[in-house]
The RNA shown here (transfer RNA) has 72 nucleotides and comes from an uncultured Verrucomicrobiota bacterium. The prediction has a mean pLDDT of 81.
RNA sequence: CGGAGCGUUGCGCAGUGGUAGCGCGUCUGGUUUGGGACCAGAAGGUCGUGAGUUCGAAUCUCACCGCUCCGA
Repeated sequence: CGGAGCGUUGCGCAGUGGUAGCGCGUCUGGUUUGGGACCAGAAGGUCGUGAGUUCGAAUCUCACCGCUCCGA
């Protein structure tokens, strides 16, 4: 320098146009002498940034940023 993939809650991921969810973790309560396990509930996301398309974008298009891989 060229090509490809990825970017979503603290971590790992799903969601392929119609108001974003799962597991683990965290917090509160129950249970326990206490802890763990178990049960119930809750908090936490401007979906990497900006623009475009659309009635409507995490999703489609473009640019940029970051990470990984391949080639030179």
Description
It was read from a public genome assembly. Rfam family: tRNA.